[in-house]
This is a predicted structure of a 72-nucleotide RNA (transfer RNA) from a marine sediment metagenome. The coordinates come from a structure-prediction model, not an experiment, and the mean pLDDT is 82. The sequence is in RNAcentral, with records from MGnify. Rfam family: tRNA. Its family is annotated with triplet codon-amino acid adaptor activity in the Gene Ontology.

RNA sequence: GCCUUGGUAGCUCAGUGGUAGAGCGGUUGGCUGUUAACCAACAGGUCGCAGGUUCGAGUCCUGUCCAAGGCG
Numbered sequence: 001g002c003c004u005u006g007g008u009a010g011c012u013c014a015g016u017g018g019u020a021g022a023g024c025g026g027u028u029g030g031c032u033g034u035u036a037a038c039c040a041a042c043a044g045g046u047c048g049c050a051g052g053u054u055c056g057a058g059u060c061c062u063g064u065c066c067a068a069g070g071c072g
Stems, first nucleotide, its partner, number of pairs: 001071007010024004018055001026042005048064005
């Protein structure tokens, strides 16, 4: 230098162009002698960054940054 894969909630990860989700974790409440467990509710995201296409982009295209791997 070139190629591939990945970057989405605090963590691990889903998400087929049409309201951004799950599990774990957090907070509050319930339950009880207490804790744990269990039950319910809630909070938490400018989808790595910047542009483009489109009525509409996490998703498609271009550039760029970071990580892992491969080629030279």